[in-house]
RNA sequence: GGGCCCGUAGCUUAGCUGGUAGAGCGCCUGCUUUGCAAGCAGGAGGUCAGGAGUUCGAAUCUCCUCGGGUCCA
Numbered sequence: 001g002g003g004c005c006c007g008u009a010g011c012u013u014a015g016c017u018g019g020u021a022g023a024g025c026g027c028c029u030g031c032u033u034u035g036c037a038a039g040c041a042g043g044a045g046g047u048c049a050g051g052a053g054u055u056c057g058a059a060u061c062u063c064c065u066c067g068g069g070u071c072c073a
Base pairs, nucleotide, nucleotide: 001072002071003070004069005068006067007066010025011024012023013022019056027043028042029041030040031039049065050064051063052062053061
């Protein structure tokens, strides 16, 4: 330098053929307990790596950039 794959909540990740951004763990509150843990109920937390384009509508399609992995040179 070139090819391919990946980037979504604090962490691990799902998201189908473009149509309301979800789950588990963790965190907060309440119930329960003398107290803790466990359990149960509720809640907060996302510029979907960044930008641009296509579209009525983009995490999803296209292009560029950044970061990580891998292969070739």
This is a predicted structure of a 73-nucleotide RNA (transfer RNA) from a Patescibacteria group bacterium. Lineage of the source: Bacteria > Bacteria candidate phyla. The sequence was found in a public genome assembly. Its Rfam family is "tRNA".